[in-house]
C1' cells in the first nucleotide's frame, strides 16, 4: 500500500410536499423513510491546531488530545485502530 476479517460515537420535536405498508366506516387517521426547519448532540472519513515524543541544536516531522470548517447522529457506505497474508 494492496486483500480478506472484526470495526464505536451521537437525537428529539415540529411540518406537510413525496414515497412504502397495514387498517378502514373508503371520510380519514396510524407507523416508517425521504426532504424542510428549530434546538441539541458525536467523532475514528477528511481538514485545522496546541502538543506529549523523535532529533546533537536548528530546521522538521507528530496523536486516538483539542476544535468542529466538513462529516455523522434509523439501516447501509463510510470508519482511526487491532489481528492474518503478500
Nucleotide at each position: 500500500g494492496g486483500g480478506c476479517g472484526g470495526g464505536a460515537g451521537a437525537g428529539u420535536c415540529c411540518a406537510u410536499c413525496c414515497g412504502c405498508a397495514g387498517c378502514u366506516u373508503c371520510g380519514g387517521a396510524u407507523g416508517c423513510g425521504g426532504u424542510g426547519g428549530a434546538c441539541g448532540c458525536c467523532g475514528a472519513a477528511g481538514g485545522a491546531g496546541c502538543a506529549a515524543c523523535c532529533u546533537c541544536c536548528c530546521c522538521g516531522g507528530a496523536a486516538u488530545c483539542u476544535c468542529u470548517c466538513a462529516g455523522g447522529c434509523a439501516c447501509c457506505c463510510g470508519a482511526a485502530c487491532c489481528g492474518c497474508c503478500c